[in-house]
Record summary:
The prediction has a mean pLDDT of 81. c-di-GMP-I riboswitch aptamer from Anoxybacteroides amylolyticum, 83 nucleotides, folded computationally. It matches the Rfam family "c-di-GMP-I riboswitch aptamer". Rfam describes the family as follows. GEMM was predicted in a large-scale screen for bacterial structured RNA regulatory elements. NCBI's taxonomy places the organism under Bacteria, Bacillati, Bacillota, Bacilli, Anoxybacteroides. The RNAcentral record of the sequence draws on Rfam and Ribocentre.
RNA sequence: UUUUUAUAAGGGCACAGCUAAGGAAACUUAGCGUCGCAAAGCUAGAGGGGCUAAGGGAGACCCUAUGCCAGCCAGCUGCCAUU
Numbered sequence: 001u002u003u004u005u006a007u008a009a010g011g012g013c014a015c016a017g018c019u020a021a022g023g024a025a026a027c028u029u030a031g032c033g034u035c036g037c038a039a040a041g042c043u044a045g046a047g048g049g050g051c052u053a054a055g056g057g058a059g060a061c062c063c064u065a066u067g068c069c070a071g072c073c074a075g076c077u078g079c080c081a082u083u
Stems, first nucleotide, its partner, number of pairs: 006083001012037002017032006035071001041076003047073002049069003055064003
């Protein structure tokens, strides 16, 4: 100096739920919140997967993304630091 495991400090993000706004919905944004997270940072016209179905199609059920999800996998980038 580097790597791995456990641990300490500082800082970061924010599930469910509630309130407000937007939306047909999925869901998003803001606030509270604190389930958890070492990538829970970024990427959804050119990886896979999932959700919704306004419009369109079909006509009992259903199909369809041009709408969404990065806290599902994946790709890219990357912080502090004690013993």